[in-house]
Molecule: transfer RNA
Organism: Candidatus Iainarchaeum sp.
RNA sequence: GGCCCCGUAGCUUAAUGGACAGAGCACCCGGCUUCGGACCGGGCGAUUAGGGGUUCGAGUCCCCUCGGGGUCG
Numbered sequence: 001g002g003c004c005c006c007g008u009a010g011c012u013u014a015a016u017g018g019a020c021a022g023a024g025c026a027c028c029c030g031g032c033u034u035c036g037g038a039c040c041g042g043g044c045g046a047u048u049a050g051g052g053g054u055u056c057g058a059g060u061c062c063c064c065u066c067g068g069g070g071u072c073g
Base pairs, nucleotide, nucleotide: 001072002071003070004069005068006067007066010025011024012023013022018056027043028042029041030040031039049065050064051063052062053061
């Protein structure tokens, strides 16, 4: 350098092109407990890597860039 795959909360991840992007862990508050843990209830947290395009509508399709991984030379 060519080709292929991946990028969604702090972490792991779901989402036939269609509802305010859904959950688990973590974190915060409360309950329970002598105190913790476990358990229960509630809450916070996502410009879907960045930009552009197609579409009535894009996390999803197309192009470019960035980052990671693989492969060929």